[in-house]
Molecule: THF (Tetrahydrofolate) riboswitch aptamer
Organism: Actinomycetes bacterium
RNA sequence: GGCAGAGUAGAGAUUACGCGUUAAGUGUCUAAGGAUGGGACGUUGCCUUAGAACGAAGGAACGACUUGCUUUCUUAUAUUUGAGCCGCGGUGUGAUCUCGCGUCCGUUCGCA
Repeated sequence: GGCAGAGUAGAGAUUACGCGUUAAGUGUCUAAGGAUGGGACGUUGCCUUAGAACGAAGGAACGACUUGCUUUCUUAUAUUUGAGCCGCGGUGUGAUCUCGCGUCCGUUCGCA
């Protein structure tokens, strides 16, 4: 000095523990700011804040209470409520696997 790899922010899948389901979160738009292979610069990628618009899936069983029906009892239905159960949400975080910087300069690995 040449060629070819490794190394980010993040993304997808799986799983665990949660949150919401009395609607937050997620997603969209606008504005400002921030971080981002080892270094510098950097966004159409990512995060934070504020504002705006839009928007949803709940259900079964058991128990308790109230009301109605019933002469009583029993049974059944409706409403409310309780811890748990099954779901739902382009839901939060951790772990694993896979994918994974644009320019320039380095580090490291391999080859000629």